[in-house]
RNA sequence: GGCGGUAUCGUCUAGUGGUUAGGACAAGAGGUUCUCAACCUUUAAACCGGGGUUCAAUUCCCCGUACCGCUA
Numbered sequence: 001g002g003c004g005g006u007a008u009c010g011u012c013u014a015g016u017g018g019u020u021a022g023g024a025c026a027a028g029a030g031g032u033u034c035u036c037a038a039c040c041u042u043u044a045a046a047c048c049g050g051g052g053u054u055c056a057a058u059u060c061c062c063c064g065u066a067c068c069g070c071u072a
Stems, first nucleotide, its partner, number of pairs: 001071007010025004018055001027043005048064005
């Protein structure tokens, strides 16, 4: 350089053209406990950037960025 893949809460991940973007761990608050841990309840938190298609894009297409792999 060429080809291919991946990018979603703090972390790991599910998801699919329309639904409140879901779950686990972590974090905050409350309950329980003499205290802590554990346990229970609850809260906040995310679609890599730009453009396009579409009535509607996290999802499809293009470009870019980052990472990974194959190849020269």